[in-house]
RNA sequence: CCAGACGGUCGGAUGGCCGCUCUCCGCCGGCCUUAUCGCCAGUUGGGGAGAGGAAAGUCCGGGCUCCACGGAGGCACGGUGCCGGGUAACGCCCGGCGGGGGCGACCCUAGGGAAAGUGCCACAGAAAACAUACCGCCAACCCCGCUGCGGCUCCGUCCGGGCGGGCGGUAAGGGUGAAAUGGUGCGGCAAGAGCGCACCGCGCCGCCGGCAACGGCGACGGCAGGGCAAACCCCACCGGGAGCAAGACCAAGUAGGAGCGGCAGGCAGCCGUGAGAAAUCGCGGCUGCCGGGCGAGCCUUCGCGCCGCCGUUCGGGUCGGUCGCAGGAGACGUCCGGCAACGGACGUCCCAGAUGAAUGGCCAUCGCCGCUGUCACGCGGCAGCGGUACAGAACCCGGCUUACACGCCGUCUGGCGCC
RNA sequence: GGGGCCGUAGCUCAGUUGGGAGAGCGCUACGUUCGCAAUGUAGAGGUCAGGGGUUCGAUUCCCCUCGGCUCCACCA
Repeated sequence: CCAGACGGUCGGAUGGCCGCUCUCCGCCGGCCUUAUCGCCAGUUGGGGAGAGGAAAGUCCGGGCUCCACGGAGGCACGGUGCCGGGUAACGCCCGGCGGGGGCGACCCUAGGGAAAGUGCCACAGAAAACAUACCGCCAACCCCGCUGCGGCUCCGUCCGGGCGGGCGGUAAGGGUGAAAUGGUGCGGCAAGAGCGCACCGCGCCGCCGGCAACGGCGACGGCAGGGCAAACCCCACCGGGAGCAAGACCAAGUAGGAGCGGCAGGCAGCCGUGAGAAAUCGCGGCUGCCGGGCGAGCCUUCGCGCCGCCGUUCGGGUCGGUCGCAGGAGACGUCCGGCAACGGACGUCCCAGAUGAAUGGCCAUCGCCGCUGUCACGCGGCAGCGGUACAGAACCCGGCUUACACGCCGUCUGGCGCC
Repeated sequence: GGGGCCGUAGCUCAGUUGGGAGAGCGCUACGUUCGCAAUGUAGAGGUCAGGGGUUCGAUUCCCCUCGGCUCCACCA
């Protein structure tokens, strides 16, 4: 100098004018009071504060609130899945392990179980999971046929050879496929094959190291039933549901209403009332008992609460205000522990709070980038024009993911050149 | 602000143990007719919303992004 890897950071600056939201102080006005204090409002004056690294997607985890949400067990559903650590918690983060990629810095990795069971593996191929053989190879063995070949004291239903076929052996090679029953080499064999041996891979056992995942070494085993679980499933662990339009309060106003469905109401006593001559019966209210219903996934059980409850549909009224709502797993700095994520101690600080929804607009100068012109021509200088991102809080917090203009800083790798 | 569902041809929609991308209407050409409609025959037309992953293989399974639709206010 070129090419690249990783981590961090920034998210234009200054000034002027006009405007917006919240808040504090003053002023004016109103209410209360004897008065001070206090409260409310503002076409008012001044001071202070005023978007983000993602505020976004709403994909995870919590705080908070309500559901009586309490205990035990089961089912269903959903999620996670190597090991250790961090954390309030997590599917997040950190450090390792295994696997894969890169010359390297480094990067990727949903990575439990396939001898618990079910299912699938299209087309092609002989064969796709339990066994088998299309082409090919085969002077081992058995059988058959042919023979113009050889042998014979025997001339054939003999022996040998050759050729062809059958029964058979084989899984090396070819071929198919994403995947074909370990791979390479030597020996061996009729041809072959873990059939035998060496190395690699694999399984199992022991020892050593490590908290563990796992790694190393040695011995043994000839290799033992392929893949898919982001298919059902099994195992282990985790999870009650809904969400600030949660929820609480005030004010105003209406019909504190109706239909449908589900359920189970019953008995006793007392009181009132109606019918009756009375016994008794009907209706309503209260109390008690039994039973039942409802209670935010379902069932069982224990306990609790309420009782006409629950579900659903259609109507009626309002479109107001306050709280929740910003002091919090808060921010910044220093030191300490830890490889790190992170934790601890001390100090300083208070940092948006809207509800048609504020945080903006214009101008000037400067910064950065592009184009054009011009001057120098080695970078470059001057002038003009254009551009300056992604995007915007809405209960809050920890993460992930996605979008993003011009840039800046640090560490490291490979190559080339020079000293 | 929060919850749920959907996206397949020009339009309306099917598509399941993952392996062929389809139907109706519409469109084009030809036949029929004097001409048109209707009808008959043949045909074209698809990034399965986009991207990534798992798998031999994805409309289908998983993740991210984009777009659309729908529901949820309070009082008695």